[in-house]
RNA sequence: GAUAAGGGCAAACCCGGCGAAAGCCGGGGACGCAAAGCCAUGGGUCUUCAACCGGUAUAAUCCGGUUAUGAUUGCCAGGUUGCCGAA
Numbered sequence: 001g002a003u004a005a006g007g008g009c010a011a012a013c014c015c016g017g018c019g020a021a022a023g024c025c026g027g028g029g030a031c032g033c034a035a036a037g038c039c040a041u042g043g044g045u046c047u048u049c050a051a052c053c054g055g056u057a058u059a060a061u062c063c064g065g066u067u068a069u070g071a072u073u074g075c076c077a078g079g080u081u082g083c084c085g086a087a
Base pairs, nucleotide, nucleotide: 001084008033009032013028014027015026016025017024018023031074037080038079039078041077042076043075044072045071046070050067051066052065053064054063055062
């Protein structure tokens, strides 16, 4: 970074599996992507099994709230590696 070449990835949705959830994995499928390769380091966002607090009183259940240690790099920044390449 060009309506170039050869390739690559794969959103929604569907099927199967995992998970408490967010979400992830495999298959199908393409909305898009020049790092949509890799790393959760900073910020953001999502989730709340559990823990803590409250309702609440002896406890449990239940309900509400708070917190990632969970998740997301296809939210942004940073780090790192890298294909092709005209004007």
Predicted 3D model of an 87-nucleotide RNA (c-di-GMP-I riboswitch aptamer) from a soil metagenome.